A computed fold for an 88-nucleotide RNA from Alkalicoccus luteus, annotated as c-di-GMP-I riboswitch aptamer. Its mean pLDDT, the model's own confidence on a scale to 100, is 86.
This record gives sequence, C1' cells and structure tokens, in this order.
RNA sequence: AUGUGACAAAGGCAAACCACGCUGAAAAGGUGGGACGCAAAGCCAUGAGCCUAAACGCUGCAAAGCGAAUGGUCGUCAGGUUGCCGGG
Repeated sequence: AUGUGACAAAGGCAAACCACGCUGAAAAGGUGGGACGCAAAGCCAUGAGCCUAAACGCUGCAAAGCGAAUGGUCGUCAGGUUGCCGGG
C1' cells in the first nucleotide's frame, strides 16, 4: 500500500423493553438503566426506501378529512469519508 475478518485479544457501540415535571405537533431524539445484535451499529440525509404530517393548500357550517418534508431514520439499502485490532 492492498484487500480481508479466526469461535484470538484489548477496547468500542447498544435493539426491544423500563424510567424521566427532558426536547418535539408527531415521527423521532436526549439522559439513565438494559442487551438483541454490530467490524464501521463511527461520521455525512447526497440518491432510493420507510416513518411522521407541523407550516401551508384543498374540502367542510363545524368536528374533521385529504394532500403536503422544509421534520425524521446512517441499527433499511446505496454512495461519500475517517478509523482500532489481528492475520494474509
């Protein structure tokens, strides 16, 4: 430098679920507990997917309904980028 991931070692992350007089319209996120898993389950919403539907628009007497991403998700996939350890 390159590609690779042994039932190796050190260290790391943390799903579901629980708690919170935390943030948020919600989805979701945060903090603490927890551990299903993860070799990028580090980082970036760029493309696709998925979730939500506030502003806004339309309908409606109203209640409400429908549309709507500019909100999310990197632990859905792709892409970009950085990186530990081991062995080749």